[in-house]
Context: one part of a larger RNA
RNA sequence: CUGGGCGUAAAGGGCGCGUAGGCGGCCGAUUAAGUCUGGAGUGAAAGUCCUGCUUUCAAGGUGGGAAUUGCUUUGGAGACUGGUUGGCUUGAGUGCGGAAGAGGUAAGUGGAAUUCCCAGUGUAGCGGUGAAAUGCGUAGAGAUUGGGAGGAACACCAGUGGCGAAGGCGACUUACUGGGCCGUAACUGACGCUGAGGCGCGAAAGCGUGGGGAGCGAACAGGAUUAGAUACCCUGGUAGUCCACGCGGUAAACGAUGAAUGCUAGGUGUAGGGGGUAUCGACCCCUCCUGUGCCGGAGUAAACACAAUAAGCAUUCCGCCUGGGGAGUACGGCCGCAAGGUUGAAACUC
Numbered sequence: 001c002u003g004g005g006c007g008u009a010a011a012g013g014g015c016g017c018g019u020a021g022g023c024g025g026c027c028g029a030u031u032a033a034g035u036c037u038g039g040a041g042u043g044a045a046a047g048u049c050c051u052g053c054u055u056u057c058a059a060g061g062u063g064g065g066a067a068u069u070g071c072u073u074u075g076g077a078g079a080c081u082g083g084u085u086g087g088c089u090u091g092a093g094u095g096c097g098g099a100a101g102a103g104g105u106a107a108g109u110g111g112a113a114u115u116c117c118c119a120g121u122g123u124a125g126c127g128g129u130g131a132a133a134u135g136c137g138u139a140g141a142g143a144u145u146g147g148g149a150g151g152a153a154c155a156c157c158a159g160u161g162g163c164g165a166a167g168g169c170g171a172c173u174u175a176c177u178g179g180g181c182c183g184u185a186a187c188u189g190a191c192g193c194u195g196a197g198g199c200g201c202g203a204a205a206g207c208g209u210g211g212g213g214a215g216c217g218a219a220c221a222g223g224a225u226u227a228g229a230u231a232c233c234c235u236g237g238u239a240g241u242c243c244a245c246g247c248g249g250u251a252a253a254c255g256a257u258g259a260a261u262g263c264u265a266g267g268u269g270u271a272g273g274g275g276g277u278a279u280c281g282a283c284c285c286c287u288c289c290u291g292u293g294c295c296g297g298a299g300u301a302a303a304c305a306c307a308a309u310a311a312g313c314a315u316u317c318c319g320c321c322u323g324g325g326g327a328g329u330a331c332g333g334c335c336g337c338a339a340g341g342u343u344g345a346a347a348c349u350c
Base pairs, nucleotide, nucleotide: 003322004321005320006319007304008303012318014201015200016199017198021194022193023192025088026087027086028085029084030083031082033081034080035077036076037075038074039073040072041071042070048066049065050064051063052062053061054060091191092188093187094186095184096183097182098181103177104176105175106174107173108172109171110154115149116148117147118146119145120144121143125136126135162169163168206247207246208245209244210243211242215241216240220236221235222234223233258317259316260315261314262313263312266295267294268293269292270291271290272289273288274287275286276285299306300305323350324349325348332343333342334341335340
């Protein structure tokens, strides 16, 4: 390489949009590039394979045939793929009618709590731990009442509940705005799927500039513990955590499971919507679609398990793997202010 694989053994890109490319629904007509079939030319000889003769046999020699899977040219076939053309509606999209949602962005508002400040009451402790101490307090702390300031987060509701492509999103109000779902079948008529490059988004920590700073809290300091204790525990505490703008581009970015489409027993919850039955009405019951869980059959699997939300049965496209260490390192390229990221070896060794 071929092949075989990718939930946990090595292996799914963090996620989307989309270029090239690959692949692509139903019914006609046409074409003949692919495809199939016949003819012709060529595919040197030797060699190879089959077969005859021959050296008494053999290697060898020699005659004939096959093969030379290819290329060129020409006649034909028209199912399939492709091209052209006409049509269709089930894929896809639009319209119309509905309901749900922590989806996003911005502005404003609210209450509880912590901390601090001021004032009142009040007196000797408070705090902390396994036990203590550092620390705070007679300059009046802690406790308690009233007032004020400021920042951050939104208890209950809350739910294997909802929304989002992923990261993620949770007080309330308003404005702007994205997507999905159900119903209908008016419109377009294959407009689709995937997606190398590319572009965008992307938790936390981190970086730049300017703000902000209540609580928490890397670093740091002190107190303990201990043989030691550069820790675990305690008292403090700076960056940071928050906001605006910019950078960075990584995570056990996980369902450790790429996307899309079709098919393949059931049972039981839950969320959104529809239809039917019933009813005064809400329930109840039956049923359809969409999402999200649990259990389970066939099947699959090394087992664990998965099982219509597949890890089953199939098709299309992309990404990735190929023994462990060396190593996600070195070198080079690209990106970055830096930290570093990305691409990514070898010697050697087992």
Molecule: small-subunit ribosomal RNA, central domain
Organism: uncultured bacterium